[in-house]
RNA sequence: GGCGCUAUCGUCUAGCCCGGCCUAGGAUAUCGGACUCUCAUUCCGAAGACACGGGUUCGAAUCCCGUUAGCGCUA
Numbered sequence: 001g002g003c004g005c006u007a008u009c010g011u012c013u014a015g016c017c018c019g020g021c022c023u024a025g026g027a028u029a030u031c032g033g034a035c036u037c038u039c040a041u042u043c044c045g046a047a048g049a050c051a052c053g054g055g056u057u058c059g060a061a062u063c064c065c066g067u068u069a070g071c072g073c074u075a
Base pairs, nucleotide, nucleotide: 001074002073003072004071005070006069007068010028011027012026013025020058030046031045032044033043034042051067052066053065054064055063
């Protein structure tokens, strides 16, 4: 240099192939409340994410192009 894979809440992860049912779901952690003499457990609730830029489309986390970062193969 060429080719391929990966990137989603603080962390882990589902959804991507096959666009809409989704205000992006779940677990854990955090915060608030209930329960308790208190703590823990348990229950309820809240906040929290599609790496970045552009394109296609009525509509994009999902399709296309580029960029960034990481990993692998190859010369």